[in-house]
Parts: sequence; C1' cells; structure tokens
RNA sequence: GGUCUCGUAGCGCAGUGGAAGCGCAACUCUCUGUCGAGGAGAAGGCGCGGGUUCGAUUCCCGCCGGGACCGCCA
Repeated sequence: GGUCUCGUAGCGCAGUGGAAGCGCAACUCUCUGUCGAGGAGAAGGCGCGGGUUCGAUUCCCGCCGGGACCGCCA
C1' cells in the first nucleotide's frame, strides 16, 4: 500500500430502511436490625462527514480507529 472485517450505553454483546434492546456496573426508592442479596424506577448510545431515500443505526462513498490476510522495503 491492497483486500476483507469490525466500530451500538461506563463495560461485554444483540439487532434492523419506519429508527434500538439484553446482561453487568453506576444512581434513586423499597426490603432487611445493618451490609449484601432481592424488588421497583429513572438516566444513559448507533465513530466522523457526505450521498441515495418520504424516511438511514441499517444501503453507497470518503475519512478516522481496531483486527485478519496479502504485497513492498529493509
């Protein structure tokens, strides 16, 4: 440098053209003599830019970052 692949909540993962959930963590309330465990609730996210579309997290292009393979130099 080329090809492929991944980027979704603090962390680990689902998911899909009508627009997003799970587990854990953290917060509040509750329960308990206390802590923990349990119960309830709220908050929190689609890497960036552009395009297509009535509508993009999803499709396309570019960029950024991670990974795999190949190639070049040494």

Model confidence (mean pLDDT): 82 of 100. A computed fold for a 74-nucleotide RNA from a Vulcanimicrobiota bacterium, annotated as transfer RNA. Its Rfam family is "tRNA". It is annotated as a transfer RNA. The sequence was found in a public genome assembly.